[in-house]
RNA sequence: AGGGUUUGAUCCUGGCUCAGGAUGAACGCUAGCGGCAGGCUUAAUACAUGCAAGUCGAACGGUAACAUGAGAGCUUGCUCUUGAUGACGAGUGGCGCACGGGUGCGUAACGCGUAUGCAACCUACCCUUUACUGGAGGAUAGCCCGGAGAAAUUCGGAUUAAUACUCCAUAGUAUUAUGAAGUGGCAUUACUUUAUAAUUAAAGAUUUAUUGGUAAAGGAUGGGCAUGCGUGACAUUAGUUAGUUGGUGAGGUAACGGCUCACCAAGACGAUGAUGUCUAGGGGUUCUGAGAGGAUGAUCCCCCACACUGGUACUGAGACACGGACCAGACUCCUACGGGAGGCAGCAGUAGGGAAUAUUGGUCAAUGGGCGAGAGCCUGAACCAGCCAUGCCGCGUGUAGGAAGACGGCCUUCUGGGUUGUAAACUACUUUUAUAUAGGAACAAAUUCGCCAUGCGUGGUAAGUUGAGUGUACUAUAUGAAUAAGCACCGGCUAACUCCGUGCCAGCAGCCGCGGUAAUACGGAGGGUGCAAGCGUUGUCCGGAUUUAUUGGGUUUAAAGGGUGCGUAGGUGGCGUGUUAAGUCAGUGGUGAAAGCCUGCAGCUCAACUGUAGAGGUGCCAUUGAUACUGACAUGCUUGAGUAUGGACGAGGUAGGCGGAAUUUGUGGUGUAGCGGUGAAAUGCAUAGAUACCACAAGGAAGAACACCGAUAGCGAAGGCAGCUUGCUAAACGAUAACUGACACUAAUGCACGAAAGCGUGGGUAGCGAACAGGAUUAGAUACCCUGGUAGUCCACGCCGUAAACGAUGCUCACUCGAUGUAUGCGAUACACUGUAUGCGUCCAAGCGAAAGCGUUAAGUGAGCCACCUGGGGAGUACGCUCGCAAGAGUGAAACUCAAAGGAAUUGACGGGGGUCCGCACAAGCGGUGGAGCAUGUGGUUUAAUUCGAUGAUACGCGAGGAACCUUACCUGGGCUCGAAUGUGAGCGCUAGAUCCAGAGAUGGAUCGUUCUUCGGACGUGAAACAAGGUGCUGCAUGGCUGUCGUCAGCUCGUGCCGUGAGGUGUUGGGUUAAGUCCCGCAACGAGCGCAACCCCUGCCUAUAGUUGCCAGCAUGUAAUGAUGGGGACUCUAUAGGGACUGCCUGCGCAAGCAGAGAGGAAGGAGGGGACGACGUCAAGUCAUCAUGGCCCUUACGCCCAGGGCUACACACGUGCUACAAUGGAGAGUACAGAGGGUAGCGACAUGGUAACAUGAAGCCAAUCUCAAAAAGCUCUUCUCAGUUCGGAUUGAGGUCUGCAACUCGACCUCAUGAAGUUGGAAUCGCUAGUAAUCGCAUAUCAGCAAUGAUGCGGUGAAUACGUUCCCGGACCUUGUACACACCGCCCGUCAAGCCAUGGAAGUUGGGAGGACCUGAAGAUGGUGACCGUAAAAGGAGCUGUUUAGGGUUAAACCAGUAACUAGGGCUAAGUCGUAACAAGGUAGCCG
Repeated sequence: AGGGUUUGAUCCUGGCUCAGGAUGAACGCUAGCGGCAGGCUUAAUACAUGCAAGUCGAACGGUAACAUGAGAGCUUGCUCUUGAUGACGAGUGGCGCACGGGUGCGUAACGCGUAUGCAACCUACCCUUUACUGGAGGAUAGCCCGGAGAAAUUCGGAUUAAUACUCCAUAGUAUUAUGAAGUGGCAUUACUUUAUAAUUAAAGAUUUAUUGGUAAAGGAUGGGCAUGCGUGACAUUAGUUAGUUGGUGAGGUAACGGCUCACCAAGACGAUGAUGUCUAGGGGUUCUGAGAGGAUGAUCCCCCACACUGGUACUGAGACACGGACCAGACUCCUACGGGAGGCAGCAGUAGGGAAUAUUGGUCAAUGGGCGAGAGCCUGAACCAGCCAUGCCGCGUGUAGGAAGACGGCCUUCUGGGUUGUAAACUACUUUUAUAUAGGAACAAAUUCGCCAUGCGUGGUAAGUUGAGUGUACUAUAUGAAUAAGCACCGGCUAACUCCGUGCCAGCAGCCGCGGUAAUACGGAGGGUGCAAGCGUUGUCCGGAUUUAUUGGGUUUAAAGGGUGCGUAGGUGGCGUGUUAAGUCAGUGGUGAAAGCCUGCAGCUCAACUGUAGAGGUGCCAUUGAUACUGACAUGCUUGAGUAUGGACGAGGUAGGCGGAAUUUGUGGUGUAGCGGUGAAAUGCAUAGAUACCACAAGGAAGAACACCGAUAGCGAAGGCAGCUUGCUAAACGAUAACUGACACUAAUGCACGAAAGCGUGGGUAGCGAACAGGAUUAGAUACCCUGGUAGUCCACGCCGUAAACGAUGCUCACUCGAUGUAUGCGAUACACUGUAUGCGUCCAAGCGAAAGCGUUAAGUGAGCCACCUGGGGAGUACGCUCGCAAGAGUGAAACUCAAAGGAAUUGACGGGGGUCCGCACAAGCGGUGGAGCAUGUGGUUUAAUUCGAUGAUACGCGAGGAACCUUACCUGGGCUCGAAUGUGAGCGCUAGAUCCAGAGAUGGAUCGUUCUUCGGACGUGAAACAAGGUGCUGCAUGGCUGUCGUCAGCUCGUGCCGUGAGGUGUUGGGUUAAGUCCCGCAACGAGCGCAACCCCUGCCUAUAGUUGCCAGCAUGUAAUGAUGGGGACUCUAUAGGGACUGCCUGCGCAAGCAGAGAGGAAGGAGGGGACGACGUCAAGUCAUCAUGGCCCUUACGCCCAGGGCUACACACGUGCUACAAUGGAGAGUACAGAGGGUAGCGACAUGGUAACAUGAAGCCAAUCUCAAAAAGCUCUUCUCAGUUCGGAUUGAGGUCUGCAACUCGACCUCAUGAAGUUGGAAUCGCUAGUAAUCGCAUAUCAGCAAUGAUGCGGUGAAUACGUUCCCGGACCUUGUACACACCGCCCGUCAAGCCAUGGAAGUUGGGAGGACCUGAAGAUGGUGACCGUAAAAGGAGCUGUUUAGGGUUAAACCAGUAACUAGGGCUAAGUCGUAACAAGGUAGCCG
């Protein structure tokens, strides 16, 4: 100090989350020791038992128990007597019990903190000082006797003491009243001195010295009261208050005071937050943080409050009293039912609650407290011990050497290597700790007694006593590595990686996210990383979070500027001078407890811990000074602001008057069949005369709005304002610088204005037009379109108070380069020109901004004030309140839920966006498909099996370029198990092979049984062993190959430049091209992969070479044929070259290039065709060509065999063939190719057969022989428009061929049969020239063939293209986007289902606070007081008034819980209906 997470990527905004520290903690796993600390955070719930406050005999009467002494009796060790002694139960009396200890209920308060005050107060014990301590009296407890009661307890009688109680005396600096003088004080009055009058004291004990008592003054200590300042949340709590606020008087108190009462007045508090509700003890501190802050209030210290709940007083110096009293209540216990007892929030402990917190321990040795003269007693305060890793700190679990780098484990590319790992073993050493033995502290000072000194406190000296912890800390010795390591994590953040298992399962997860068969993320293992007697998890707090921003944030578009103005409080405020000194600054004094934090030093072996000294304590108070700034007061100034004068501008406002055009309508006329409306229609109007046209006289009627001018022009605070004109009225502006003299700015609360829609009352209503009706559209159409049409729109008055009320930009002031346009002024003689002011605009410098952009009209730089924001959803919703007639508006949450939501920009993709361009894309044509029959493939169905794959374009005559067996992968059945095949291979020369038998065959059995040799070996067979095998799965693990976009013109890089960045530029632009082809321009300059070219075929020529090809000329020969001699001229063959480049001309053009029936040329602008396929896309196809990772099967998912199936058949689709005929069919004759194939072959020719074919057979391994006949064509004949002499399916019969074998299931031939079909709906396909169309030929595969397929070859040989509007696909530029899995995208709402929280709700339950009324204990206070008491009294009992806790009744309010039913919301892989939004989202969207 930051990191992860929104996106395809980027920058920003913004939330969520992590790493750190801490903890009175808890939980999980684990655990050796010690020191120091800490230990019911929950039920202020209830408590068994024990202990926690007593002491004093030197205050007293006494003697129940114990001991001693004395005495007596006798049973000689017992009993009795005796207060005589030590002592002491119970009792009177004194002091203490108000401390110490616990808890945090209550309390938002003078409770606490801090600083002051008391001239308004008290203070037992203690200290100092002064004075006094005389006399008298009557009771009472106890004890004794008697009584009541279960008990607690209590009643009566007799008798008794005091330092208990009462009276008298004395007395003062005491108290009260009235005065006087002086000094001080703001004042009430205080202090000092003094006068008069009145009133109030005391106690003894003991025995010579103390102690105690009384009064007074002072001190100390402790308290009481008052005040300034500080000290939670909520305004969805805005008004509160009758003793309330003040006064006078009285009472009361230690004391002031409405503290209480009587009377009088009507005040007091509150937006600087009263009152109410909720929460909470406060502080020193503690944690965190750089700090400012935030959180906290355990332990320790200070203060407060409380003691079962509520109330009350008594006693006392002190209490309204934790271990006291009284009363009421709840609860528990005892009871003889009459009545009683109790209060652990003391220490232990129990139950309960809870995630959770200890022993019913020891001792008063020390410290402290109470009493006492003291010894001493008491002390769960305290000191110690026990339990708990709860925390902090320290120590240890060994150290050194040791490589065969052991065994084992794990991994692996596997005869090996890596790692665990110097780790172990082994050798040597050490002994902290543990164990054993031995020694052994400190904490102890005294009190006491003796002696000495001393006036008294006291001091000195000597002696003696006291340790719970504890035989503890510590030390020494002995033995021996001996007694001692775990936990979490290892995808990123975040240090640390592999294997196996699992297979969206089980599970993990703090966030992002892992897991669907190769998981470093689940579980295990090996290894590693981190910390370590602990380690992790969970909870909570701070931090990171500048994510509430004082330090230190924002508001155009991310959340956020109020719709606008006026103005109150408040905040802020121009230039001088003077005074003051409140703020401010400085000095000084006081205080800021201790502990803690920090620093130094010191003590425990170190540390934690502790001691000591210092610093600090940012604060408050007081005082002295300074006076720049702010404030206050006073006095000036003119520049801020305002006024005045005259001027000019404008749809500024408001109230009248007037006007024309248009529309509708009325009347009359002309006139006839339609009009109107739409994408097209229909509803509607019209023969009862529409639509159309004309007229209505200074112009029939009505209402509403004001064309042109008219604009990024004007005015207004905003909303808003438009014909002309008049009245009234407001603002801003310029000029002058005459007047005032800071009068200013902003603006919470408030007031006013405020589009449209809407509401109320009354008018008005031409046009338009929600609702509504009808017609269309549509799957539907409660819409868009059309025909009508009511509210409304208009006017007057009154409400409403909201809008995307927007510049999404609050108001005011100052400052900061320029350019340009425009409106209105001023200056100027000026239509030139320039200056200036106020507005309205555009573009830009600096600067700002996440960017887009803003930029003197700021979103720049500063100042002042106001408003608002703090993740998305839930929600501008609910509840409450205010306003409103209502609609609704304002204010405005939470539960729950998500990890995002969002802004700007980038690259793509997409658009029923735009521009440019291309393509058989459309158009123009030709021919098809879709209808029929058949062939073939697919789907589906069927089946034992119909093997598998391919599935929009880019599957479907595709893999398959040949399924009868084989193929074959499928099915049924029969068999085999190191296996059907291959390699290495010892050995052998049969086991091979042949024949026969069984069997469907595989297979099994039987018989026969002989290779060649150069002896090296070849060939065949072949044991064992090692490698099996799989057309099983995964093409979504892969290689290779392929399809497609697409032969489309694109796709990129280096350097530079621009941008925060993703990215851009280059590659865009202007032209041009088939082309990112080329040219020009340009912050780009270059380059690569593609294009083109280089390659092949074809078209022309040349050269070379002529056999099997050719034959012009010369010969020979034939019926005829290059048949023969010869020839190379020609064709051809097959090698090498040439040729075409816009090179030439004309025109256009800067150029590139384009045009031309141009020239020349065989060919002209790429001559035609092919091969050639950029970066990439489709997780496209293929694990069944092959290869291959992983997984799976192993007497089977492998292998062999027979038979069957892949050929099924209600049906649907694709691709083809043949047709439907006369441009034709049939018959006869006749002509012309190219390219291929051939020895298990092609087979001439001959013969036979109607034919398929058969028999015989020449030639040919091919420019030689052969397949081989080319067909369409041409000539002649016939048919004459018909289901035919078209068409040939189907079926019957007979044959041929191949082949072990044609049944399932071959092809062909002949005869016979002669189906559908008469040109094909919607729709759809191919083709631009040697193309389409049409005609045949060949080949691969192959025994044969289901070939009409595929691949090639040639023959004949067209039509059309105006053109790019439209359909499809593509390219480039641009635009919009909420898409990026990229439009086959995204996404909204209802309904249905499940879950969750919430609102309303008839009611119902509970809670606290208050009001009214009734009742009312104890106590306090007042009255009375017949009874008690006395000589009389005082006083008391009793009765009674007031007050009050509590109880009861009642009406409302508030806050919670719950509820039939109900409402919306959120969440949830694959539900329903539509398609609202995002593109012009198909009707632009959005706000009210």